[in-house]
């Protein structure tokens, strides 16, 4: 000076599965025992793209570690929201071949 690479802010984009059944609780509605909504607790059902964890291809200093968008669903989700792996674009920072 610099390809490439990490990592943090902010910004765009961003899937999936019940609006699901019982039950309490609150507000509102009206025909006063029923309907919407919100919360809570439980059943069953289903989703993987926070996070976790399992096996690998492979990768490595090969005793032994790394190691996935797969796999499994503890967690976490299943109108909207939020949240999201992961991409992009713009700012800081940090390492750097040739």
């Nucleotide at each position: 000076a610099g390809a490439u690479c990490c990592c943090c802010u902010g910004u765009g984009g961003g899937a999936g599965a019940g609006a699901u059944c019982g039950g309490g609780u609150g507000c509102u509605g009206c025909g006063u025992g029923c309907a919407g909504c919100a919360u809570c607790c439980g059943g069953c059902g289903c989703c993987g793209a926070a996070g976790g964890a399992g096996c690998a291809a492979c990768c490595g200093c090969c005793c032994c570690g790394g190691a996935a968008a797969c796999u499994c669903u503890c967690a976490g989700g299943c109108c909207c929201a939020c949240g999201g792996a992961c991409c992009g674009c713009a700012g800081g920072g940090g390492a750097g071949a040739c």

RNAcentral holds the sequence, with entries from Rfam. Predicted 3D model of a 98-nucleotide RNA (Glycine riboswitch aptamer) from Oleomonas cavernae. The coordinates come from a structure-prediction model, not an experiment, and the mean pLDDT is 78. The model forms 91% of the base pairs in the Rfam consensus. It matches the Rfam family "Glycine riboswitch aptamer". Gene Ontology term of the family: glycine biosynthetic process.